[in-house]
Molecule: transfer RNA
Organism: Minisyncoccota bacterium
RNA sequence: GUGCCUGUAGCUCAGGGGAUAGAGCGGUUGCUUGCGGAGCAACAGGUCGCAGGUUCAAAUCCUGCCAGGCACA
Numbered sequence: 001g002u003g004c005c006u007g008u009a010g011c012u013c014a015g016g017g018g019a020u021a022g023a024g025c026g027g028u029u030g031c032u033u034g035c036g037g038a039g040c041a042a043c044a045g046g047u048c049g050c051a052g053g054u055u056c057a058a059a060u061c062c063u064g065c066c067a068g069g070c071a072c073a
Stems, first nucleotide, its partner, number of pairs: 001072007010025004018056001027043005049065005
């Protein structure tokens, strides 16, 4: 340099045109407990990498860029 894959919550990842964007772990609060970091319940936490385009509607489709990875040169 060329091609391909990935980028969504603090972490690991689902979601591939229309739902209030979800799960597990983690965090906070409460309950429970002789005390607990174990158990139970609730809650908080997201410009969906950035910009533009298509569309009535984009995390999702298209283009460019950025970052990481793989292969080739």